[in-house]
């Protein structure tokens, strides 16, 4: 010099679910029933190790859009996993 991943920045896309009801007045706040899953978190297959037995069980590692719903969220607004595009760091192949 190609420029795989993979991390950061920046732009544009981005879904679901109550503008529910008390206090007290639209968001906050503190409750109360109801929801959702795509910030983050937690869990769990296969396989793979370890050692241990010969019915066969234990332990660790282990993935998600799955699964719980702690947290976050249920009008806009913020935030939003993913995707794409510049940028810039790394440097796998050749």
């Nucleotide at each position: 010099a190609u420029g795989a991943u993979u991390g950061c920045a920046g732009g544009a896309g981005g879904a679901g679910a109550g503008u529910c009801u008390g206090c007290a007045u639209a968001a906050a706040g503190c409750g109360g029933c109801g929801c959702c899953g795509a910030a983050g978190g937690g869990g769990c297959a296969a396989a793979c190790a370890u050692g241990a037995u010969a019915c066969u069980g234990a332990u660790g590692u282990g993935a998600a859009u799955c699964u719980c719903u702690c947290a976050g969220g249920c009008a806009a607004a913020a935030a939003g996993a993913c995707u794409c595009c510049u940028g810039u760091a790394u440097g796998a192949c050749g």